[in-house]
RNA sequence: CCGCGCUAGACGGGGAGGUAGCGGUGCCCUGCACCCGCAAUCCGCUAUAGCGGGGUUGAAUUCCCGGUUGAGGGAAUGCGGCUUUCGAGUGAUCGGCAGCGGGAAGUGACGUUGAUAGUAAGGAGCCGUGCAAUAGGAACCUGCCAACCCCGUCAGGACCGGGAGGUAGCAGCGGUAAGCAGUUAUUCUUAUGUGAUGCGGUGACCCUUACUGGAGUUAACCUCGCUGAUGGAGCCGGGAGCCCUUCUCGAUGCCGCGGGCGCGG
Numbered sequence: 001c002c003g004c005g006c007u008a009g010a011c012g013g014g015g016a017g018g019u020a021g022c023g024g025u026g027c028c029c030u031g032c033a034c035c036c037g038c039a040a041u042c043c044g045c046u047a048u049a050g051c052g053g054g055g056u057u058g059a060a061u062u063c064c065c066g067g068u069u070g071a072g073g074g075a076a077u078g079c080g081g082c083u084u085u086c087g088a089g090u091g092a093u094c095g096g097c098a099g100c101g102g103g104a105a106g107u108g109a110c111g112u113u114g115a116u117a118g119u120a121a122g123g124a125g126c127c128g129u130g131c132a133a134u135a136g137g138a139a140c141c142u143g144c145c146a147a148c149c150c151c152g153u154c155a156g157g158a159c160c161g162g163g164a165g166g167u168a169g170c171a172g173c174g175g176u177a178a179g180c181a182g183u184u185a186u187u188c189u190u191a192u193g194u195g196a197u198g199c200g201g202u203g204a205c206c207c208u209u210a211c212u213g214g215a216g217u218u219a220a221c222c223u224c225g226c227u228g229a230u231g232g233a234g235c236c237g238g239g240a241g242c243c244c245u246u247c248u249c250g251a252u253g254c255c256g257c258g259g260g261c262g263c264g265g
Base pairs, nucleotide, nucleotide: 001265002264003263004262005261006260009057010056011055012030013029014028015027020046021045022044023043024042034054035053036052037051038050063258065256066255067254068253072249073248074247075246076245078244080243081242082241083240084239085238086237087236093233094232097228098227099226100225101224102223103222106221107220108218109217110216117212118211119210120209121208122207123206125202126201127200128199129198131195132194133192134191135190136189137188138187139186141182142181143180144179150175151174152173153172158167159166160165
């Protein structure tokens, strides 16, 4: 150095959690790396740390050790960055909305087919009065209506008278007052959130017309200020997620080192 055969070893690993600690079942990550039984109210062990049984491979591309890489997980912190959500908060930040007030550079509208202004006249409007209407009341008209304290007539009966006759007068009948009821017309009166070719007064503001006069008027946009309401953005507080930083565990890949025994040639 080659061949044959053995044994050690290997046949996934890691994280969190759990545990006095280790490993496993279960959860998660990586990715392919035997099988059966046990096992979270746990199962089996003891720093040599799964137990029991079977199988494959076999001293090398397995394996051990070291270095490097760094999937992924966990923890903490920053008062770091980003995203999202909930809450508070009302001009002490901003944007937008509404109202009020001011301005007139610009846009717009009106204006020499004549602005603002002035004068005159008329009107709108307002007040009073009266008319009508409406509502109410009263009168008038009609009807009903009085045991007696209303009128007329008064049977019967009563009274006066010698008589003729007379007196008062109940019931009845008729009428009427107070009162009650009714319909419409008329008259009077009260009232008003009705109406209008009435009358009188007022009539600055507003409108129209005429004259004078000769260029501005307006404030829709714009702009300034104040007020109000509304949370849209910012700020603040809470929650969640992601990224970065630090610490920790750490698969996988890569590199390097080490790497048993027996027989024969």
Bacterial large signal recognition particle RNA from a bacterium, 265 nucleotides, folded computationally. Rfam family: Bacterial large signal recognition particle RNA. Rfam classes the family as a non-coding RNA gene. The coordinates come from a structure-prediction model, not an experiment, and the mean pLDDT is 75.